A computed fold for a 103-nucleotide RNA from Paraliobacillus quinghaiensis, annotated as TPP riboswitch aptamer (THI element). It was read from a public genome assembly, where an Rfam model found it. The source organism's lineage runs through Bacteria, Bacillati, Bacilli, Bacillaceae and Paraliobacillus.

C1' cells in the first nucleotide's frame, strides 16, 4: 500500500414453487398474509421474510422447452462462454508490492 475474503450503513432488483390423504409431504436460502380490481383465476397495492447488486444463476426469457427421477407442471442435469437484469460510500485485512531505518 494492499489481490483474495469480511462486515456496516444508504438506495436499489427480484422471488414466495409442487404435489397423493391438504390434518399435511417434498426440494430449498426463501417457498405469503391483507385488501382491491377482475370473472380469466389474471393484475395491482400495502406488509412481511428470504436472497441478490455488473467479479451480476438472485430473478426473469426461451419453457408446463429436452433427457432423467417422482406422488408431482416440482426436484436433477443440459439449455447456458444464450439474451436480458439492480451501486455507491467506509472500515477491518492475508499473499505480495515500494520506500526507509536499523543490524
Nucleotide at each position: 500500500u494492499u489481490a483474495a475474503u469480511c462486515c456496516a450503513c444508504u438506495a436499489g432488483g427480484g422471488g414466495c414453487g409442487c404435489c397423493g390423504a391438504u390434518u399435511g409431504g417434498c426440494u430449498g436460502a426463501g417457498a405469503u398474509a391483507a385488501a382491491g380490481a377482475u370473472u380469466u383465476u389474471u393484475c395491482u397495492u400495502u406488509g412481511g421474510u428470504c436472497c441478490c447488486u455488473u467479479u451480476g444463476a438472485a430473478c426473469c426469457u426461451g419453457a408446463a422447452c429436452u433427457g432423467g427421477u417422482u406422488a408431482a407442471u416440482a426436484c436433477c442435469a443440459g439449455u447456458g462462454u444464450a439474451g436480458g437484469a439492480a451501486a455507491g460510500u467506509a472500515g477491518a485485512g492475508u499473499c505480495g508490492g515500494u520506500a526507509u531505518g536499523u543490524a